[in-house]
The RNA shown here (transfer RNA) has 78 nucleotides and comes from Archangium violaceum Cb vi76. Rfam family: tRNA. By type it is a transfer RNA.
């Protein structure tokens, strides 16, 4: 060095193909029920520069492009 994939709330991840309010989900934090009190359970709620920079567009997590990192494959060298 090239090839593929991926980076979205603390965590694992949808949503990208087909551009149109960033949450279907699990897990965790907070509150409230519940209990003598805690766990489990129920309800209820916070929390985002979508890696980061630029491009097209009316409008971009989604299209391009360039960089950054993670992981996975091949190549040359010796």
């Nucleotide at each position: 060095g090239c090839c593929g994939c991926g980076g979205u709330a603390g965590c694992c991840c949808a949503a990208c193909c087909u551009g149109g309010u960033a949450g279907a989900g699990g897990c965790g934090c907070u509150g409230c029920g519940u209990u003598c009190a805690g766990a489990a359970c129920g309800c209820a709620g916070a929390g985002g520069u979508u890696g980061c920079g630029g491009g097209u567009u009316c409008g971009a997590c989604u299209c391009c492009c360039g960089c950054c990192c993670g992981c996975g494959g091949u190549a040359c060298c010796a």